The prediction has a mean pLDDT of 85. Predicted 3D model of a 1457-nucleotide RNA (small-subunit ribosomal RNA) from Candidatus Fusimicrobium zoothamnicola. The RNAcentral record of the sequence draws on ENA and SILVA.
RNA sequence: AGAGUUUGAUCCUGGCUCAGAUUGAACGCUGGCGGCAUGCCUAACACAUGCAAGUCGAACGCGAAAGCCCUUCGGGGCAAGUAGAGUGGCGGACGGGUGAGUAACGCGUAGGAAUCUGCCUAAUAGUGGGGGAUAACCAGUGGAAACAUUGGCUAAUACCGCAUACGCCCUACGGGGGAAAGAUUUAUUGCUAUUAGAUGAGCCUGCGUCGGAUUAGCUUGUUGGUGGGGUAACGGCCUACCAAGGCGACGAUCCGUAGCUGGUCUGAGAGGAUGAUCAGCCACACUGGGACUGAGACACGGCCCAGACUCCUACGGGAGGCAGCAGUGGGGAAUAUUGGACAAUGGGCGAAAGCCUGAUCCAGCAAUGCCGCGUGUGUGAAGAAGGCCUGCGGGUUGUAAAGCACUUUCAGUUGGGAAGAUAAUGACGGUACCAGCAGAAGAAGCACCGGCUAACUCCGUGCCAGCAGCCGCGGUAAUACGGAGGGUGCAAGCGUUAAUCGGAAUUACUGGGCGUAAAGCGCGCGUAGGCGGCUUGUUAAGUCGGAUGUGAAAGCCUCAAGCUCAACUUGAGAACUGCAUUCGAUACUGGCAAGCUAGAGUUUGGCAGAGGGUGGUGGAAUUCUAGGUGUAGCGGUGAAAUGCGUAGAUAUCUGGAAGAACAUCAGUGGCGAAGGCGGCCACCUGGGCCAAAACUGACGCUGAGGUGCGAAAGCGUGGGGAGCAAACAGGAUUAGAUACCCUGGUAGUCCAUGCUGUAAACGAUGAGAACUAGACGUUGGGAGGAUAUAACCUCUUAGUGUUGAAGUUAACGCAUUAAGUUCUCCGCCUGGGGAGUACGCCGGCAACGGUAAAACUCAAAGGAAUUGACGGGGGCCCGCACAAGCGGUGGAGCAUGUGGUUUAAUUCGAUGCAACGCGAAGAACCUUACCAGCCCUUGACAUCCUGGGAACUUGGUAGAGAUACCUUGGUGCCUUCGGGAACCCAGUGACAGGUGCUGCAUGGCUGUCGUCAGCUCGUGUCGUGAGAUGUUGGGUUAAGUCCCGCAACGAGCGCAACCCUUACCCCUAGUUGCCAGCGGUUCGGCCGGGAACUCUAGGGGGACUGCCGGUGAUAAACCGGAGGAAGGUGGGGACGACGUCAAGUCAUCAUGGCCCUUAUGGGCUGGGCUACACACGUGCUACAAUGGUCAGUACAAAGGGUUGCCAACCUGCAAAGGGGUGCCAAUCCCAUAAAUCUGAUCUUAGUCCGGAUCGCAGUCUGCAACUCGACUGCGUGAAGUUGGAAUCGCUAGUAAUCGUGGAUCAGCAUUGCCACGGUGAAUACGUUCCCGGGCCUUGUACACACCGCCCGUCACACCAUGGGAGUUGGUUGCACCAGAAGCCGGUAGUCUAACUUUAUUGAAGACGCCGACCACGGUGUGAUUAAUGACUGGGGUGAAGUCGUAACAAGGUAACC
Repeated sequence: AGAGUUUGAUCCUGGCUCAGAUUGAACGCUGGCGGCAUGCCUAACACAUGCAAGUCGAACGCGAAAGCCCUUCGGGGCAAGUAGAGUGGCGGACGGGUGAGUAACGCGUAGGAAUCUGCCUAAUAGUGGGGGAUAACCAGUGGAAACAUUGGCUAAUACCGCAUACGCCCUACGGGGGAAAGAUUUAUUGCUAUUAGAUGAGCCUGCGUCGGAUUAGCUUGUUGGUGGGGUAACGGCCUACCAAGGCGACGAUCCGUAGCUGGUCUGAGAGGAUGAUCAGCCACACUGGGACUGAGACACGGCCCAGACUCCUACGGGAGGCAGCAGUGGGGAAUAUUGGACAAUGGGCGAAAGCCUGAUCCAGCAAUGCCGCGUGUGUGAAGAAGGCCUGCGGGUUGUAAAGCACUUUCAGUUGGGAAGAUAAUGACGGUACCAGCAGAAGAAGCACCGGCUAACUCCGUGCCAGCAGCCGCGGUAAUACGGAGGGUGCAAGCGUUAAUCGGAAUUACUGGGCGUAAAGCGCGCGUAGGCGGCUUGUUAAGUCGGAUGUGAAAGCCUCAAGCUCAACUUGAGAACUGCAUUCGAUACUGGCAAGCUAGAGUUUGGCAGAGGGUGGUGGAAUUCUAGGUGUAGCGGUGAAAUGCGUAGAUAUCUGGAAGAACAUCAGUGGCGAAGGCGGCCACCUGGGCCAAAACUGACGCUGAGGUGCGAAAGCGUGGGGAGCAAACAGGAUUAGAUACCCUGGUAGUCCAUGCUGUAAACGAUGAGAACUAGACGUUGGGAGGAUAUAACCUCUUAGUGUUGAAGUUAACGCAUUAAGUUCUCCGCCUGGGGAGUACGCCGGCAACGGUAAAACUCAAAGGAAUUGACGGGGGCCCGCACAAGCGGUGGAGCAUGUGGUUUAAUUCGAUGCAACGCGAAGAACCUUACCAGCCCUUGACAUCCUGGGAACUUGGUAGAGAUACCUUGGUGCCUUCGGGAACCCAGUGACAGGUGCUGCAUGGCUGUCGUCAGCUCGUGUCGUGAGAUGUUGGGUUAAGUCCCGCAACGAGCGCAACCCUUACCCCUAGUUGCCAGCGGUUCGGCCGGGAACUCUAGGGGGACUGCCGGUGAUAAACCGGAGGAAGGUGGGGACGACGUCAAGUCAUCAUGGCCCUUAUGGGCUGGGCUACACACGUGCUACAAUGGUCAGUACAAAGGGUUGCCAACCUGCAAAGGGGUGCCAAUCCCAUAAAUCUGAUCUUAGUCCGGAUCGCAGUCUGCAACUCGACUGCGUGAAGUUGGAAUCGCUAGUAAUCGUGGAUCAGCAUUGCCACGGUGAAUACGUUCCCGGGCCUUGUACACACCGCCCGUCACACCAUGGGAGUUGGUUGCACCAGAAGCCGGUAGUCUAACUUUAUUGAAGACGCCGACCACGGUGUGAUUAAUGACUGGGGUGAAGUCGUAACAAGGUAACC
């Protein structure tokens, strides 16, 4: 210090998540030792038991017993003035606990004045003399008890007077008032008064101290005064009277939450969070109230009362308060021993010894945290065994282990043994520490290994089980699940969960934003507030500096020191950024005073304008109405219909009525703050601009609240109503059409008046001020120049626009009218959804508006730009794409393939184009993979081992065959004589075998877009970047073909060419091919011969827009022409860029993984693949006269042939049979080409068309034609008379038509496939439309890319939430009732020792009674909050539900508010 996550990719915005540190933690797994810390965060829930506050005989009076001794047995002495209780004194207000309450002078900090202060210190003075009681005790009484009570005795440092009192207190300044205690043998120590100090406490004030405004008003002792009371003390603290104040947007009141601080955690800091342990303060002590005592309390281990709860009870009454230490129950995820000691430190009492002390010091429990140590060290390669992986070679675990040699920290055990204590006293303590002994001996786990994030493989599983902090893994090859091996990290711990800060500049003071991402109020005026021009003086509040005080200790930091180190502890310093006081400084800000004119304003003269209001007025048009002319339609639409019209419409002419709006001018022109404003005229009125002077003298800017204006729609009242037009009606469209279109049509639109107060109220850009290049328009004003005038030119000022530099921005863009650079003020934002919604409040007649959440849910939502893809967007272009033509398919019969159905099986695959005469270039057996049955199990096939045997072969029997048995012949080859090679049989196990699965694990091959013209790269340049440029543009081409231009310059794969074939010529060669000329001839190139021609097959030539003309830009190129066999790629073929379709193929082959192994392998026989209601594809043959039949007759090319092609000739009607010449082929054969042509016949008919189907008889192949072959002859003679919607091919030697050959093959294709030649057309104006494609551009919410995305209702499930008749609690206001204890006030009702007295009383007190205050409680009525509630509203989330298709493209009616 950052990282992951929105996208196909990018930049930005923005949220979510992670890595860090931390904890009083808890949970899971694991666990050796020690030191130091820490340990009920929840129920301030309830508590059994024990302990936690006593002490003093040197204040006082009483006063035992056990035991021992003595005894005269009566008792006495010691114990002992002890124990003990009581009176009295001091202490129980400290120490210890807890955090309920408290938002407060409670706390923190800095100050203040009107106070008290036991014990302590210092000082001064005093301490004289009396009195009356009382507890204990004794004797009774009541009671269960607790305890109460009567009578009697008694002491004091208990109580009460008197005396004295400088100082003390009060005072009206005359005076008045008030003390004491003794103990003790001396010494001493107490007591009283006063003063001062110290300590502690009380009170007051400034400042600081959580959230909510969906809490805006609160307050009557309230604010102040006077008198009185009260307190230690000021004070409405209390009371009477008087005044009417006091607090509050600088947040009162109310509600919620909370002890505060030093500090702690985190952070670079500023901050944020927190307030355990330790320390300071506060509050509380079962809940509420109250006082007493006291120096101090309204009192944790005191009292009284009320309440709840618990316990005892004889039912009459009593007792209690662990938020002290232990401990128990309960709650909870969770937190310890009913321990030891007062040895130390400290506290109380005491003169002291001492006693008390769950404060404290120690020990116990807990890995709860921090720190330290250990679990061994060295050597050790045969790199052991085992595990795991493997490409089978090995690798890894791994020097790890074993083995060998050492060591003994810690733990164990034995012995010694401190300090803590200055004399004595040590709980800790079996202490720390030291030494000896034994033995590697007793001591390692946890999490993780897809990215973030260090660390990878195998097996299992198969969207299951599961994981997950975020992104996301898992659907048969999972580094992400589970296990294993290995690895990484940390380590007596490791992970998880929870929580805080950080990262988060994600609340931004440091340190953010608001045109489009969330965010500028619709616009003015203006209050408070904030900010504010120039000069001078003064002040010193802000500001700056110095000094002083304070900022507790601890902690943090630095430096030292002590425990072996560290944690820990100790010492010193620094720091504590603060507050207060005081002294200075005076630039800036502020205050005060005085001035100035540049800001602002006023006056004068002009100017422009749809600025506003009111009243008039004008013409065109629409509609209606009256009349005329006139006749059958009008109107409307994509097309129609509804509608209007023969009762006369539409059209046209004339007159009239009414309302609304103002064409042209008209303009990114004008005016206004915005909304907005448009005929013309008049009146009233606001603002702005220009010019030149004068005046005022900062009068200014902004503006929370407030207030005014504010389109359209809407509402109220009253008018008005021509046109238009929600709702509504009808007609269309449609699957539907509550829409779009059409015909009508009411509110409304208009006027007056009152409300409403919102808009994509937009420049999505708050107002004001200053500064920062230009260029070009335009509107208003002014100045100058020129001009006879106008037009014109220059400058200036105020607007309004376009373009653009710097700058800025995520980019787009903005750019003197800023989104640039600065200042001032206001408003607003903080992920998406839920939601601008609910509730509450305010406004409104209502509609609704303003303000404005949460639960829950998601990991995104979003902005700009990029590349694609797409569009019922645009432009350009191409293609048998359409059009123009020719011929078909779709109808019939048959063939063939497919689907479906059937079947024991009808094997499998191919399925839009791009499956369907496809794999299959040929299923009777075989093929064959399927079915039934019968058989085999190392196997039909390969390698290795062992044993035997040549191999091989004849015949027979059984069987459907495989097979089994019997039988015959045979004895090979090489040899180093050991044997070996091939082959066969048997056995054994490794293995064979699989057309079993996965083409979505693959290779290879193939299809398709598409023979479409595209697809990319290097360097450079531009851009933050994805990317762009190049490749776009202007032309041109079949072409990214070429030319020109250009921040590009080049290059590659494609195109083209190179290859084959065909068309022309030449050369070479001349058999099996050829024959012009010569000769011969049996008349056949047959022979001699020829090498010319054809042809064959090798090599060359030829065509390149080369030439001419025109067009074009002088280019590329195009058009026309010449020549030429061929002309603009001459025709055809092979050749298929980057890629797309998880396209096809595991059944051609190969191959990973999985599966079968007496079977999913192998053999055999028979059957099936040939089934048949039907549907589709591809073909053949036809329907006939451009034809059929018969007779005659002409002309090819390219192929094949020895298991072959098969001649002549003979037989048969024929298929074919016989026959055997020739040919391994330019020689022989298949092999007559057919259409054509000539002649004849048929004459429009289901025919002399058509040939299906069926019958009979045959031929051939083959082991075998039943299922299931082809062919021949004779007979039979079906449908069909040109084919609906729809659809296919083809642009020239093409379509159409005619025949020929070949592969496969025993046979089987006259219909398939491949090839060959013969005859041989028509048409193309053209690119609007359909389909496909290319380039450019545009929009996009698409990117598995339109077969995309996506919206709403409904149905189902779940979740949270609003309303809801109400119901049940909590808190609280007001009014009233009530009134315990207690203090205060009143009071002779009763009682009373001290003092007083005239002895009766008096003073004083107690009880009682009354009154005031008041806790609990009660009644009524409100407020608020929580829970719950039949039913109900919307919301969210869910699997592949239903209905439509609203949005994204012109989204098919542009979208949006």